This is a predicted structure of a 682-nucleotide part of an RNA (large-subunit ribosomal RNA, domain II) from a Dehalococcoidales bacterium. The source organism's lineage runs through Bacteria, Bacillati, Chloroflexota, Dehalococcoidia and Dehalococcoidales. Rfam family: Bacterial large subunit ribosomal RNA.
Context: one part of a larger RNA
RNA sequence: GCCGGCGAGUUACUCCUCUGUGGCAAGGUUAAGGACCCAGAAGGUCCGGAGCCGUAGCGAAAGCGAGUCUUAACUGGGCGCCUGAGUCGCAGGGGGUAGACCCGAAGCCAGGUGAUCUAUCCUUGGGCAGGGUGAAGCGAGAGUAAUACCUUGUGGAGGCCCGAACGCACCAAUGUUGAAAAAUUGGGCGAUGACCUGAGGAUAGGGGUGAAAGGCCAAUCAAACCUGGAAAUAGCUGGUUCUCCCCGAAAUAGCUUUAGGGCUAGCCUCGCAGUAGUGUCGUGGAGGUAGAGCACUGGAAGGGCUAGGGGGCUUCACCGCUUACCAACCCCUACCAAACUCCGAAUGCCACGACAUGUUCUGCGGGAGUCAGCGGCAGGGGGAUAAGCUUCUGCCGCGAGAGGGAAACAACCCGGACCCGCAGCUAAGGGCCCCAAGUGCACGCUGAGUGAUAAAGGAUGUUGAGUUACCUAAACAACCGGGAUGUUGGCUUAGAGGCAGCCAUUCAUUUAAAGAGUGCGUAAUAGCUCACCGGUCGAGUGACUCUGCGCCGAUAAUGAUCGGGACUAAGCGUGCCCCCGAAGCUCGGGGAUGACUUCGUCAUCGGUAGGGGAGCGUUCUCUACGCCGCUGAAGGCGGAUCCGCGAGGACCGCUGGAGGUAUGAGAAGUGAUUAUGCCGGC
Numbered sequence: 001g002c003c004g005g006c007g008a009g010u011u012a013c014u015c016c017u018c019u020g021u022g023g024c025a026a027g028g029u030u031a032a033g034g035a036c037c038c039a040g041a042a043g044g045u046c047c048g049g050a051g052c053c054g055u056a057g058c059g060a061a062a063g064c065g066a067g068u069c070u071u072a073a074c075u076g077g078g079c080g081c082c083u084g085a086g087u088c089g090c091a092g093g094g095g096g097u098a099g100a101c102c103c104g105a106a107g108c109c110a111g112g113u114g115a116u117c118u119a120u121c122c123u124u125g126g127g128c129a130g131g132g133u134g135a136a137g138c139g140a141g142a143g144u145a146a147u148a149c150c151u152u153g154u155g156g157a158g159g160c161c162c163g164a165a166c167g168c169a170c171c172a173a174u175g176u177u178g179a180a181a182a183a184u185u186g187g188g189c190g191a192u193g194a195c196c197u198g199a200g201g202a203u204a205g206g207g208g209u210g211a212a213a214g215g216c217c218a219a220u221c222a223a224a225c226c227u228g229g230a231a232a233u234a235g236c237u238g239g240u241u242c243u244c245c246c247c248g249a250a251a252u253a254g255c256u257u258u259a260g261g262g263c264u265a266g267c268c269u270c271g272c273a274g275u276a277g278u279g280u281c282g283u284g285g286a287g288g289u290a291g292a293g294c295a296c297u298g299g300a301a302g303g304g305c306u307a308g309g310g311g312g313c314u315u316c317a318c319c320g321c322u323u324a325c326c327a328a329c330c331c332c333u334a335c336c337a338a339a340c341u342c343c344g345a346a347u348g349c350c351a352c353g354a355c356a357u358g359u360u361c362u363g364c365g366g367g368a369g370u371c372a373g374c375g376g377c378a379g380g381g382g383g384a385u386a387a388g389c390u391u392c393u394g395c396c397g398c399g400a401g402a403g404g405g406a407a408a409c410a411a412c413c414c415g416g417a418c419c420c421g422c423a424g425c426u427a428a429g430g431g432c433c434c435c436a437a438g439u440g441c442a443c444g445c446u447g448a449g450u451g452a453u454a455a456a457g458g459a460u461g462u463u464g465a466g467u468u469a470c471c472u473a474a475a476c477a478a479c480c481g482g483g484a485u486g487u488u489g490g491c492u493u494a495g496a497g498g499c500a501g502c503c504a505u506u507c508a509u510u511u512a513a514a515g516a517g518u519g520c521g522u523a524a525u526a527g528c529u530c531a532c533c534g535g536u537c538g539a540g541u542g543a544c545u546c547u548g549c550g551c552c553g554a555u556a557a558u559g560a561u562c563g564g565g566a567c568u569a570a571g572c573g574u575g576c577c578c579c580c581g582a583a584g585c586u587c588g589g590g591g592a593u594g595a596c597u598u599c600g601u602c603a604u605c606g607g608u609a610g611g612g613g614a615g616c617g618u619u620c621u622c623u624a625c626g627c628c629g630c631u632g633a634a635g636g637c638g639g640a641u642c643c644g645c646g647a648g649g650a651c652c653g654c655u656g657g658a659g660g661u662a663u664g665a666g667a668a669g670u671g672a673u674u675a676u677g678c679c680g681g682c
Base pairs, nucleotide, nucleotide: 001682002681003680004679005678006677011098012097013096015095016094017093018092019091020090021089022088023087024086027053028052029051033047034046035045036044037043057064058063067079068078069077070076101239102238104236108229109228110227111226112225113224119203120202121201122200123199124198125197126196127195128193130162131161132160133158137154138153139152140151141150166190167189168188170187171186172185173184174183205221207217208216209215242615243614244613245612246611247610252265253264254263255262256261266370267369268367269366270365271364272363273362274361276360277357278356279355280354281353282352283351284350285349291343292341293340297337298336299335301333302332303331304330306327308326309325310323311322312321313320373398374397375396376395377394378393379392380391381390382389403414404413405412418590419589420588421587423586424585425584429580430579431578432565433564434563438577440576441575442574443573444572445571451567457552458551461549462548464546465545466544467543468542469541470540478536479535480534481533482532484509485508486507489503490502491501515530519528520527591605592604593603594602595601596600616671618668619667620666621665622664626661627660628659635655636654637653638652639651641650642649643648
C1' cells in the first nucleotide's frame, strides 16, 4: 500500500415535555408484596388503593374558599372563577442525570517498585611501563667577629615535565533503514592525583544526589516507574456506515473573563388555528439626504469705502499731514462646509382606496442548524479619492448552483439542471482554420500588426467640421536686383562706426523701398544677412479651434506569442440581412409532489447545515411439529434475462455439501473508501 474482518446517538431512571396510538374517563392507575397456573425459569391470571396525577383557587402563613390576598376599609388593584379533561399503557421526537455518538491529551491524586545505569557518601581492597627536572634538609669548601651570603657534593620534594597502561572526550572524517538507540578511524587531554578502579553498603519521587548543566536517579526527568481513582477533563482536532421523496437556512442583534464557545431573538422545517400578506396605480402624510444656496454658524479671494493699528513727516506737547503696510463693520464681484441651511428632490417609509396575485401573512406548539462569511455594483466612514485592505447601508451572486460565454478562471455576462430524445427556436457570445455558424452586403476610418493592455507630456501622421489673415491691383516659396543719406545719433569707452553697455516722442532726408537696425562677423572698421522694396513666376498660401483613427513616451530577468494558426481584414465605426449557439424556451414520451377535481387538467420538482415523509437490507424471536431442501440448503463465482426511481428483489448456470425459511409481526451488538482508526493476510 491493497484486500478481508472489526469500528461511533446506546441503555437505565414515568425525572420533565411534546406527538401518534390504545384503554377508561370526573376520574385514571396501582407499587412493593402475596396467591394460583407451570417440574422450574420465563410468562400469565387474580389479589394488594399504600401512593401518584387530575377534579379550585388565593395567601409567606394561620386560614378562607368561587373566591382569595392586599388594607382600618377598598367604588380599587393582583392572582383566580365565569370559559371542566384527565389519567394509565405502548411507540416515537427532544431535554435532564448518568462515560451518554466514538477515538485522542499534557496532566492531578493515592498506594507501591526501583541507586545491578547514574550522583554523592561510607567501609574494605587493587592500579599507575619508562624517562626527565632536581625544592627543603645535610656534608664539604670558601667566607664572616659571629651570622648571612656564595660554590660544590649529597638529597629526592612536587594537584612538577615527557610519555604507555588506565581514565577522559577537544577536532575531523566515516556512520545516519549504523557493525552500534551515541560507535569506528586518525589526531587530542590527564596520567602521584580534588587520580583511576573492584566488592560490600547508605540516601527515593516535591524526595534524593548534584565542584550547579535543571544535571543524574535503570536507553524515561522542570518532578522516575507500576497499578489504581479512570471511560479524569478536552468550549479543541479527526471520524460518524443503506435508498428515494418534499421543503430548505445562517455566517446578524443583544448579553456573555465573551470574541474559533454559549443563551435568547432573527432566518429553516413540521403540526394546529386564524385571515391576512405582496405588487401596481391613485390619494393623503412624516422627513432634511442628493443637489443647491450663503439668510444663520464658521471658513476663504480680489476690489471699494473707512474705524482701529503700524511706518514716514511735523511738533515741547496736543493737533495735523501722508502711506502700491495690517485691517473690523459695510458695499461690489466670485467661492467653500459631515458636525452650516433661506431652500430642497428622486427613491424609500406610513396610511387609505381600486385592481392584480392567491397562502406568499400572523399566532401558538414540536425539531433544528446558524453566531469565521466572501465577491460584484451603488451610497458613505477609516486608509493614501492604496490593497484580493478594513467597517457600515441597499441590491445581486457564490456560499448551498450544475449548463453556455469570458482561452484556462466560486461569485463578471447569459441562464436556475425531475428523467429520456440522433426533434425545433433562441440568450450571452460568436460565424477564415483549430471550432458549430457569412472568407455576407453597403459606406467610411486606420497602415501603426494599431487591433492584441498604460499616464503626464511631445509631434508639418492622417480624417472630418469650423474661425481668421493674405491673394490675378499677383499672395506663399524660390531666384535676380536694391537695401541709401544727415550719421561713426548722443553718452560711455583705449576703441563702441546699426549690432559690449546706457539714453532717447528711435528723429529727419532721398525714395519703389530701406530699422538710428534681425542675426553672423571685426580690436574697432570692413564683410555677409534680415526687415522692407522692385522684378521673374502664376494659384492658392499662412495662423488657430474642435473632432475620428493612429505615432512617440513604453526597461525584467529560460523563448516568444492576440487561446494558437494566421489576418491589411479575419482590425475600427455605422447600418442591414442570414446563421450558429445552453441542462433557457418549445415539441414528443415518462415519473413524482401538490391543488382543484367536471377525473383529467394546471402548477411545481438545483441544493450544504438542517426539518419532515416513505422505503430497502442484515441478525435473532414468534407465526413454524408448518413450508423449502442430497432430484442439492446456506455460502461462493458468473449472467448481455425479468421486477423496482432506488436501496434491492427474482430467475438461470457453475461451485458447494446440510441446512434454510415465506407471510405478518416483534426485538436490535442493523448497513463502512476515509478516524496518520484497530486486528489479520499478502